[in-house]
Formats: sequence, structure tokens, C1' cells
RNA sequence: GGAGUUGGCUGGACAGCCGCCGCCCCGCGCGGAGGAAAGUCCGGGCUCCGCAGGACAAGGUGCCAGGUAAUGCCUGGGGGGCGCGAGCCCACGGAAAGUGCCACAGAAAACAUACCGCCCAAGUCCCCAGUGGACCGGUAAGGGUGAAAAGGUGCGGUAAGAGCGCACCGCGUUGCCGGUAACGGUAACGGCACGGUAAACCCCACCUGGAGCAAGACCAAAUAGGGGAGUAACAACGUGUGGUCCGCACGACUCCCGGGUAGGUCGCUACAGGCGUAUGGUGACAUACGUCGCAGAUGAAUGGCUGUCCCAGACAGAACCCGGCUUAUAGGCCAACUCCUUUC
Repeated sequence: GGAGUUGGCUGGACAGCCGCCGCCCCGCGCGGAGGAAAGUCCGGGCUCCGCAGGACAAGGUGCCAGGUAAUGCCUGGGGGGCGCGAGCCCACGGAAAGUGCCACAGAAAACAUACCGCCCAAGUCCCCAGUGGACCGGUAAGGGUGAAAAGGUGCGGUAAGAGCGCACCGCGUUGCCGGUAACGGUAACGGCACGGUAAACCCCACCUGGAGCAAGACCAAAUAGGGGAGUAACAACGUGUGGUCCGCACGACUCCCGGGUAGGUCGCUACAGGCGUAUGGUGACAUACGUCGCAGAUGAAUGGCUGUCCCAGACAGAACCCGGCUUAUAGGCCAACUCCUUUC
């Protein structure tokens, strides 16, 4: 000097004029959209349902240990994969419980094979006596097909071969050591199982009431205390906030037609809250002390104009709230780390 990786901050500011919304001490007062407010994918707080109880089904998660109110989230570790590296990714339990699937190609796709080949030792036939040819037989090392073909490399052995034997690697079992654990290391034994696939069904472990602020509570007002059909009575039927059954409680319930209200207040913002310091911890985070109060609209509030500064205007607007994840993002700034090149 260049190229990268990871983390963090910002995402316009000031002044004037007119115009919105909330609060109040009513004062030329104070305050007024985000890092994702988006997606509605998860987890909860809160509200309601006199069973929210039990079982099954159904659904979700899936290495280990921690964190948290909780999670499918976060942190750290283990294993696997990618990268020269800093780092990044993982839908990461089980294939010896069972079932299914592996197209096409290929001889053959799992207690699986012989297309081209190699050999002809043993046995038989012909003959030009040479595997020359044939029958019978042996073979799966070589070639081909494929994503994948009876573990890999080398040596020996054999008629030719083959874990057939041996060495190393791989795999399995057991012991010991380290670690809370996932796992790692090491030693011995075994020639060693018949591949893969569970984001296929399945098995195993753990978790799960339901509905949702249009929840729900209150006030005021109005109408038609309306009409019709069906089922059933405490053993039988029906209702009770996902399904089925049991239990429990209740006695009415279900459907159709028609009419009225569609207004206001609360819920609605002080909380698992923000910031700072200290201590503990590798870290997520926890504890203690101090400090601050930071939008509450309801056909939906911050808009328009002018001037200046600037490095420069991207993605984009709260609707009960919070914690995550995912997606979009112009430009600017900071820190640490990695690699390459050059010079001293």
C1' cells in the first nucleotide's frame, strides 16, 4: 500500500413563519415514530372461558453444558463441512426394532451380481501336442456403468485371484486416563457386519389447555319481552373456548327468519423499563448502588415554506406491550484480527 473477516456507532442539524396531537405549574411552558416500527415466523406478559383434571390422538424441538420470564432464541464447548487464514455454516438422537425408496445407466442397487475380461490347477473330449479349441470349473483383483458397486494403500501368496495372510489406516468390542458432559487420547483383541436414505413412514427423549386488545370491563341509549322448526331430562339427551374418550358441573340446547344499537369511557402505557458505575463470570448474563421517565392517535397526530451548515439522505411510519429470529438498507465513522506485496 492492497485485499478480506468480525464487532460497534450514525442514519441529518440549527433558526424563523403558519399548521397538528398529548400533558400540565395554563407559563412566548414541556414533549411527540424505528434499527428495523417491516414479516406475523417463534416465545411470553395481560384478559376471558366455574375442570384449565386424566388419557389418547395431534403438533413442536432434537450433540453437550449454561443463560433467560420463556423459546425453535442467545453464550460457550464437542463433532462434521468450507476457507491459505482471520473466520463462516450445520434440519447434529436412532439404519443391529420394523416397513418403504435408491429413476436412467449398468451383469448386478443389499443375505445384491458376471457384460468385457483373467485362469484353466483338478476332471473329460478333439487335435497340428501349443489353452490351439471346446465342455465342466474357478474368479471378482483389472475395465466399463453410475451419486453410490462386497473398506483403502502396499507387500506376499495363488493356476489366476480374493483380508487368503501381513503392515499401516478405517471399522467393531472391551479396559484405562482426561473432561460435569457431548467427546478426546491410549492399549489389547477381532479379519471385520448385509451400502445409502429418517427436511421418508417409524422408534426414542423432552415440551404443549384454548381464544385473543376487533381480548375484556363499565356507562348511556334504542328496539319487537318478536316469529317458526327440532331434540331431550338426571341410567340414555344436550351444553360447558381445538379433536376423541373418561371424569366433573349445569338443565336446557341447536337451527332458521326478522328487528335494534353501531355512541362514550377504561383497557392505553412505570415497566421481565432505559442509562451509568462497581463486583463476579471465558461469555451470554447476574447482583448491588445511583439516576431518568422517553408517543398514546382512533377514517387515524410531527406537515408546508424560507435561510444556513453538511460527509448525506437509503430502507422506510407506532395502534396492548415486551424478548427474539428473518428480510431491506444510500452514505459516513471507529476498533480488533487475517492474508498478499514492497521498503527499512
Bacterial RNase P class A from a Gammaproteobacteria bacterium, 344 nucleotides, folded computationally. Rfam family: Bacterial RNase P class A. About the family: Ribonuclease P (RNase P) is a ubiquitous endoribonuclease, found in archaea, bacteria and eukarya as well as chloroplasts and mitochondria. It is annotated as a ribozyme. Rfam links the family to the GO terms dimeric ribonuclease P complex, tRNA processing and ribonuclease P activity. The coordinates come from a structure-prediction model, not an experiment, and the mean pLDDT is 76. Of the family's consensus pairs, 97% are formed in the model.